Annotation: RNAcentral holds the sequence, with entries from ENA. This is a predicted structure of a 74-nucleotide RNA (transfer RNA) from a Candidatus Nanoarchaeia archaeon. Its Rfam family is "tRNA". The family's RNA type in Rfam is transfer RNA. From the family's description: Transfer RNA (tRNA) molecules are approximately 80 nucleotides in length.
């Protein structure tokens, strides 16, 4: 220098192809239970969806540019 993949909750990821409710597990908080704790059960908090622009009534999702990480080629 060329190519590919990835970036969404504290962590691991789904959702993107086919635009319309932002989610799961673990972790965390509160309550129940217990002598206490763990386990279990109930409820709950937590996100500029990597950044910006564009298209659209509407963008995590489509288009363009940029940033970061990983891999391959040179």
């Nucleotide at each position: 220098g060329g190519g590919a993949g990835c970036g969404u909750a504290g962590c691991u990821c789904a959702g993107c192809c086919u635009g319309g409710g932002a989610g799961a597990g673990c972790a965390c908080g509160u309550g129940a239970c217990u002598g206490a704790a763990g386990a279990u059960c109930a409820c709950g908090g937590a996100g500029u969806c990597g950044g910006g622009a564009g298209u659209u009534c509407a963008a995590a999702u489509c288009u363009c540019c940029c940033c970061g990480c990983u891999c391959c080629c040179a």

The prediction has a mean pLDDT of 85.